[in-house]
Context: one part of a larger RNA
This record gives sequence, structure tokens and C1' cells, in this order.
RNA sequence: GGGUUGUCAAGGAACUCGGCAAAUUAGACUCGUAACUUCGGGAAAAGAGUCGCUCACGAGAGUGAGUCGCAGUGAAAAGGCCCAAGCGACUGUUUACCAAAAACACAGGUCUCUGCUAAAUCGAAAGAUGACGUAUAGGGGCUGACGCCUGCCCGGUGCUGGAAGGUUAAGAGGAGAGCUUAGCGCAAGCGAAGGUUUGAUCUGAAGCCCCAGUAAACGGCGGCCGUAACUAUAACGGUCCUAAGGUAGCGAAAUUCCUUGUCAGGUAAGUUCUGACCCGCACGAAUGGCGUAACGAUUUGGGCACUGUCUCAACAGCCCGCCCG
Repeated sequence: GGGUUGUCAAGGAACUCGGCAAAUUAGACUCGUAACUUCGGGAAAAGAGUCGCUCACGAGAGUGAGUCGCAGUGAAAAGGCCCAAGCGACUGUUUACCAAAAACACAGGUCUCUGCUAAAUCGAAAGAUGACGUAUAGGGGCUGACGCCUGCCCGGUGCUGGAAGGUUAAGAGGAGAGCUUAGCGCAAGCGAAGGUUUGAUCUGAAGCCCCAGUAAACGGCGGCCGUAACUAUAACGGUCCUAAGGUAGCGAAAUUCCUUGUCAGGUAAGUUCUGACCCGCACGAAUGGCGUAACGAUUUGGGCACUGUCUCAACAGCCCGCCCG
């Protein structure tokens, strides 16, 4: 000097990104226990008190009397607690070896496919899973307990249905044309049959165009101008555009740039926190919206208790290093 384990005056978070670490608390019995709540919980809430030994009585539980210590769950083992908010309902799962979470899952909800040789999946196939199941079943997508709810848009994309018309392949069909040449012709050339190359009209399915439906399908959900007897604002009006112009609820939010927005609370002092406001750069309704008891090695803010985290350091045990012998 380092490691580790203890102790500490006064103060008690002044430390620090942050009470990280440490300390406090701790058992049993008795009393007592709030908001809120899905009436189960919350709850060991919180907060108090008692505890040894001896004797007497008693079946015992225990009651009474006495008594010792600084200390009686005499060592060890052995919850710190409360308030408020975000997220996720919950128990669970996860990055084996830097992330345990608000991520995944979940019960519940909903859409969709599937009538059984089911759909779907694996496999050139046989076959198998699904399932020795049968729509209260099975597959897929999204959402994610519960409560209150889930608005408008089908123009685009997708899906489903439709079949009149347009377009449209191979095929079918074979008008016509080119080459070839028996023949004809003085020649130029014409040219049957056959062969060969090509080939029009007409015919020809799904699809696409088209017509409808469908958003808990993918998705989307405006601008400008004016207007009230102070001012300000605009219930109101005009106009342009759109498929339709964001409803309820929430809102400086895990979303707010400007921004430490403004006001209020808490502090002596608060870029964080809580409650409001709404000017939502750029919330919003199953890519769910808003609430919510319980739960959480979750995140954020505050408080009580407690402490060497700190003011500010000190001492001690053990181990290591170093020095002397």
C1' cells in the first nucleotide's frame, strides 16, 4: 500500500447518474391495521406490547408471587416500511457466455380457411402429421385478464362474388400466298396434281379490364378566408379539394421540436416528479383507445426509519505485498 471482516464522536444522503453499497428490520404470541377493491384481497399493511429463571396453585392452558442481568427470539438462523406515477393484467418464457425487460407467451376477444381422401404441413413418390379428431373440431392472421368502448372512408392494394361486353394462349380451322415442276408458250412468262414453307376471317378458358361486396383486410382519416356592441376568440358563414376529412377518450405523454411551454403542488432552492391547461412539430380507437384491484429481482419521483455513501477520516483482526533480521 492492497484485499477482506469488524467498530466509530457529532451530523445523518450533505455522497452519487441513482441511497449503489452498507445499515435498519427480523422469531413466536397478543393488540391493532388505511385508501382502494374484481369483495377474494390490500395485510405480516402501517403501528404497538410481551418473552429469562425460581416458587405456589392448576389436569392443562395458564394465573399469581418473587428474583437476576447492560441485554431474556441474551449466540446463529431470521421481512426495512410508506406515498404517488408509467408500462405490462396475473404465474410463466427469453438473448447458454455483457440485455430478464415495457420484449415473448398467456387465458379471453375477433377475422378467416376447412364437410373429411378436410384445410394446412413434410415428402419427386409411397406415405405420414393433422387425428384413430369431425365445425363446441382443426389450421392461419391480429389483439391480449377484467371494465367502458371500438367512430368515418371500399378511391388505391388485397380478398370474395359476378358474368353481359372488351382483351386474350395453345389448340381447332385452312381462305390465300411463296418455292418446286409435268405441261403450254418464239420469248417474257403462265402453270394442274403432288411435295414443301407460310398462313387470314371465324372458333377458343381462366386471367386482366369491367360490375358489386369487404377495414378486429393492407391502409387512410384536409386547406384558405370572413364573422359577436372594448379587446380577444369564433358557436356562425363562404370557398376549394377529397374515398372520407380524426368521433369517444386521452394529451408537453415511453409520443411535445420550439421547451426548463404556462399555472399549481412538493423544496430554502426542483431541466426530474405530480395535478391541470391544450398551441397534439408528429395521440387516437383489436399495428386497439381509455381506465383498472392484485402482481413485478421492472422504470420514475417523494418520504419515514437507518446508517462511514458523505463532512473526513480513524482504529482493529486475518491475508498478501514491501522492509529489517

Source information:
Large-subunit ribosomal RNA, domain IV from a Clostridia bacterium, 325 nucleotides, folded computationally. The full RNA is in RNAcentral, with records from ENA. The organism belongs to Clostridia, within Bacteria.